The prediction has a mean pLDDT of 88. Predicted 3D model of a 340-nucleotide part of an RNA (large-subunit ribosomal RNA, domain IV) from a Pseudomonadota bacterium. Lineage of the source: Bacteria > Pseudomonadati > Pseudomonadota. The RNAcentral record of the full RNA draws on ENA.
Context: one part of a larger RNA
RNA sequence: CCCCCGUUAAGGAACUCGGCAAUUUGACCCCGUAACUUCGGAAGAAGGGGUGCCCUUUGAGGUGAAAAGCCUUGAAGGGCCGCAGUGAAGUGGGCCUACCGACUGUUUAACAAAAACACAGGGCUCUGCUAAGCCGUAAGGCAAAGUAUAGGGCCUGACGCCUGCCCGGUGCCAGAAGGUUAAGGAAGGAGGUUAGCCGCAAGGCGAAGCUUCCGACCAAAGCCCUGGUAAACGGCGGCCGUAACUCUAACGGUCCUAAGGUAGCGAAAUUCCUUGUCGGGUAAGUUCCGACCUGCAUGAAUGGCGUAACGAGUGGGCCAGUGUCUCAACGGGGGAUCCG
Numbered sequence: 001c002c003c004c005c006g007u008u009a010a011g012g013a014a015c016u017c018g019g020c021a022a023u024u025u026g027a028c029c030c031c032g033u034a035a036c037u038u039c040g041g042a043a044g045a046a047g048g049g050g051u052g053c054c055c056u057u058u059g060a061g062g063u064g065a066a067a068a069g070c071c072u073u074g075a076a077g078g079g080c081c082g083c084a085g086u087g088a089a090g091u092g093g094g095c096c097u098a099c100c101g102a103c104u105g106u107u108u109a110a111c112a113a114a115a116a117c118a119c120a121g122g123g124c125u126c127u128g129c130u131a132a133g134c135c136g137u138a139a140g141g142c143a144a145a146g147u148a149u150a151g152g153g154c155c156u157g158a159c160g161c162c163u164g165c166c167c168g169g170u171g172c173c174a175g176a177a178g179g180u181u182a183a184g185g186a187a188g189g190a191g192g193u194u195a196g197c198c199g200c201a202a203g204g205c206g207a208a209g210c211u212u213c214c215g216a217c218c219a220a221a222g223c224c225c226u227g228g229u230a231a232a233c234g235g236c237g238g239c240c241g242u243a244a245c246u247c248u249a250a251c252g253g254u255c256c257u258a259a260g261g262u263a264g265c266g267a268a269a270u271u272c273c274u275u276g277u278c279g280g281g282u283a284a285g286u287u288c289c290g291a292c293c294u295g296c297a298u299g300a301a302u303g304g305c306g307u308a309a310c311g312a313g314u315g316g317g318c319c320a321g322u323g324u325c326u327c328a329a330c331g332g333g334g335g336a337u338c339c340g
Base pairs, nucleotide, nucleotide: 001335002334003333004332005331006330007329008328010326011325014324027051028050029049030048031047036041038158052080053079054078055077056076057075058074059073060072061071062070063069081085086090093319094318095317096316097315098314099313100311101310105117106116121156122155123154124153125152126151127150133142134141135140159306160305161304162303164236165235166234169233170232171229172228173227174226175225178224179223180222184218185217188214189213190212191211192210193209196205197204198203237255238254239253240252241251264298265295276292277291278290279289280288
């Protein structure tokens, strides 16, 4: 010097990113217990008091024939000792507030346990049974020895109050008149070949068959098209003017759009400017809480806003108690190092 442990004057979070760590609290009995609440809770809320041993009196229960005995347990009174009676060990610190997630659960085996996943509940959608969906080349199998109160897919995520507008794009569903359209079919047409014919020859013409090509026309789905559909993917404006102080603009005009963001919430796990402004808390507060609304860039099942209970979740504050600190000291144990 390092590690583990113990104790500490006065102060008591001044430490620090942060009370991290370590204290505090702690068992049982009695008293007592707020907001809020889904009436279950919140609650061990909080906050208090008691606890050993001896003696006396006495109650209740069990066993039992029994007022014996024995066992269990309660009450009252008196006394004894210590600093201390759950005498050791083990055994919750508490409160207020905000955010997120309803909850118990699940997870990155070996740096993350969470506000992530799941979840009951909600919705959309597919599926009529040889189901849809999935595995397999197939046979076959799962779904299911189930049958729409069933099974699959996707989204949301208890509960409460709710969930606005847009179908122009994309997707999906429906439609079938028209447009487009493949293989295939095909009326017809063209070329090649040659029996034959013509020609003195060179060569020319040339049926059928075979063959190559073109091809009107017929011809499905799809696409175009016509509609529907947003708890489908998604989207949800700009400029100018206007009220008898000023400011602001209920009002008006104009451009654009498929439609221009409703209710809510809002400097937010979202706010750049920003330590916004005001209020609260502090002696002092870039955090926190309550407001305001100028929302860079909130917003409704990519759910919106609330919400009791719950949480090794996250932020802020308070009480208690503390070697975290002012500021360090001493002691115990074990190391390192040095000397022998």